[in-house]
This is a predicted structure of a 72-nucleotide RNA (transfer RNA) from a Patescibacteria group bacterium.
């Protein structure tokens, strides 16, 4: 230098162009002498950045940044 894959909650990951979700973690509660476990609930998001297409973009297109892998 070229090619490919990926970037979404604190972490690991979902989401067919139509209200962004789950598990774990956090917080509150029930239970317990107390803690843990279990159960119930709550909160947590500028979907890496900028533009475009569209009635509507996490998803499609373009540019940029980053991570990983391959080729040279």
């Nucleotide at each position: 230098g070229c090619c490919g894959u990926c970037c979404u909650a604190g972490c690991u990951c979902a989401a067919u162009g139509g209200u962004a979700g789950a598990g774990c973690a956090a917080c509150g509660g029930u239970u317990u002498u107390g803690u843990a476990a279990a159960c119930c609930g709550u909160a947590g998001g500028u979907u890496c950045c900028g533009g475009g297409u569209u009635c509507g973009a996490g998803c499609c297109c373009c540019g940029g940044g980053g991570a990983c892998g391959g080729c040279u």

Rfam family: tRNA. From the family's description: Transfer RNA (tRNA) molecules are approximately 80 nucleotides in length. Rfam classes the family as a transfer RNA.
The prediction has a mean pLDDT of 81.
The sequence was found in a public genome assembly.